Overview:
This is a predicted complex of two RNAs, RNase P RNA and transfer RNA, with 442 nucleotides together. It holds a member of the Rfam family "Bacterial RNase P class A". By type it is a ribozyme. Model confidence (mean pLDDT): 76 of 100.
RNA sequence: UGAGUCGGCCAGACAAUCGCUGUGAUGGCUUCACCGCCAUCAGGGAGGAAAGUCCGGGCUCCACAGAGCAGGGUGCCAGGUAACGCCUGGGAGGCGCGAGCCUACGGAAAGUGCAACAGAAAGCAUACCGCCUGCCCCUUCUCUUUUGAGGCGGGGCCGGUAAGGGUGAAAUGGUGCGGUAAGAGCGCACCGCAUGGGUGGUAACACUCCAUGGCAUGGCAAACCCCACCCGGAGCAAGGCCAAAUAGGAAUCCACUGGUGUGGCUCGCACUGGAUUCGGGUAGGCUGCUUGAGCGGCGCGGUGACGCGUACGCCAGAUGAAUGAUUGUCCUAGACAGAACCCGGCUUAUCGGCUGACUCACCUA
RNA sequence: CCGCUCGUAGCUCAGAUGGAUAGAGUACCGCCCUCCGAAGGCGGUGGUCGCGCGUUCGAAUCGCGCCGAGCGGGCCA
Numbered sequence: 001u002g003a004g005u006c007g008g009c010c011a012g013a014c015a016a017u018c019g020c021u022g023u024g025a026u027g028g029c030u031u032c033a034c035c036g037c038c039a040u041c042a043g044g045g046a047g048g049a050a051a052g053u054c055c056g057g058g059c060u061c062c063a064c065a066g067a068g069c070a071g072g073g074u075g076c077c078a079g080g081u082a083a084c085g086c087c088u089g090g091g092a093g094g095c096g097c098g099a100g101c102c103u104a105c106g107g108a109a110a111g112u113g114c115a116a117c118a119g120a121a122a123g124c125a126u127a128c129c130g131c132c133u134g135c136c137c138c139u140u141c142u143c144u145u146u147u148g149a150g151g152c153g154g155g156g157c158c159g160g161u162a163a164g165g166g167u168g169a170a171a172u173g174g175u176g177c178g179g180u181a182a183g184a185g186c187g188c189a190c191c192g193c194a195u196g197g198g199u200g201g202u203a204a205c206a207c208u209c210c211a212u213g214g215c216a217u218g219g220c221a222a223a224c225c226c227c228a229c230c231c232g233g234a235g236c237a238a239g240g241c242c243a244a245a246u247a248g249g250a251a252u253c254c255a256c257u258g259g260u261g262u263g264g265c266u267c268g269c270a271c272u273g274g275a276u277u278c279g280g281g282u283a284g285g286c287u288g289c290u291u292g293a294g295c296g297g298c299g300c301g302g303u304g305a306c307g308c309g310u311a312c313g314c315c316a317g318a319u320g321a322a323u324g325a326u327u328g329u330c331c332u333a334g335a336c337a338g339a340a341c342c343c344g345g346c347u348u349a350u351c352g353g354c355u356g357a358c359u360c361a362c363c364u365a
Numbered sequence: 366c367c368g369c370u371c372g373u374a375g376c377u378c379a380g381a382u383g384g385a386u387a388g389a390g391u392a393c394c395g396c397c398c399u400c401c402g403a404a405g406g407c408g409g410u411g412g413u414c415g416c417g418c419g420u421u422c423g424a425a426u427c428g429c430g431c432c433g434a435g436c437g438g439g440c441c442a
Stems, first nucleotide, its partner, number of pairs: 001361010012330007020045002023042007047336001051347002054345005059235004066267004071231005076090005091105001092103004106226002111224002113220002128165002130161003134157005140151004173191006192215001193213005198207003239287004249278006258272004280441002294314003297310005331334001366438007375391004384422001393409005415431005
C1' cells in the first nucleotide's frame, strides 16, 4: 500500500417561531372538596431494530396447576440465566494459506419402511464381461505305421473366483509382499476399524499407550420409530372498580351416569345450567400503566457468558391514539423505519460514517 | 392480540405416498372445415411450482427463515 476477519459505537447538527401529549409547581373559575376546566412557568417525550410475533419468562384469571394417555418441542459436553430453541467456553466434523467461519451433532448390532433409472446384485446375498481347473466339440499344425498323443486358435457345459472392467449417488476396508489353477484377510507388514483396559480431562472426548479381533456393524431417523429431558390453558379486548342503559326477553336443541369453568381426551377439583339463532342495550370513565429478573458508569470475582457491591447518573405512557410543522445556516446530504402490559432472546430491514483488535500478500528500511 | 388456511402457465385448478421433460380445462398462435365468422377437429407456444437456505443420490412434495393474500374469534344480557 492492497485484500480480508472479528467486535464496539453513531443514526444529520444548530437556531428561531408556532403547535401536540404526560408530569410537577403556582394562579384563576366552579365547587363542600386539588373533582373538573383554563392560563403561566419548569422539566420529560420512540428504536437499534419500536417490526415479524418465531421462542422463553414476568403479570393476571381459570384449583398458584394435580394424575394418566395423547400431542408438541429440544437433542455432542460443561457452564450462565427467572427461563429459553438464547448466550459463553470446550469437544468432534467440515471450509479457509491465515485471522477466523459453519454444523437439526442422541440412537441404523429394538423393530418397520425407502432407494426411480442403470446394473449380475441395492441389503441378503449374488455373477454380465473377464480370469482359472476339468470335460466335450470344431479347425489347424507337429509326432507316430495306425489307434492315438501333444500344441496354437475358436465354441459349449459343470464348477471355482470377486483381483480387473462395466452400472450407479452408494457395491461388503486400503496399499504392498507372499500365496494360488486363477483368486480372495487365505497369510503377513503398515494404515484404518471394532472391542476391552490404561493414562489425561468434571464431561463431551483425546492419546506416537497396551491387549484382543481378520473386519463383524453400508446409507436415509428435516421416514415412522426408540431413548433422555422439558411443556396445563388463555391472554392487558388478561383482570379489578365505578357509571349508564333494557324486553335482564323469545324460539330450537342438549342435559344431573349430564353440562360448564377447561380451547385434545379420561380422572380429579369447583360451580349448576349450557349451545345456536332472533330480538334488545351499551360503544363512557378510573385502574392495571410503567422504577424494572431496569440500563449506564465505577470497583471486585470469573478465560467468558455472567455474578456481587455501589454514597454516582438516567427513566415516553398515548387511547382515533402525542412525539410535529415552517423558516434559516452548515456539511459528509441524512437509510430502515413509529412505542400500545412489561422484559430476555432470535430472525428480518437498514444510507453513510467513526473506532479497536487481528490475519495474509507485496514493497521499503 | 390470538387462531387457521392458501400461494403451481394470462385465468381456474390437478399433482403433495420424495423418483416425469410438472399436467388438465380455458385463453393465445398456426392449420383443417366454411363464401366469411362462430362452433368443431388437429398441432403448437406459454412455468424463477411466492422467495431464500438446508436435508437427501434426487425436493413442487420434507425442515427452517422470510414475503404476500384471505378467513375466523373476543362487551352486557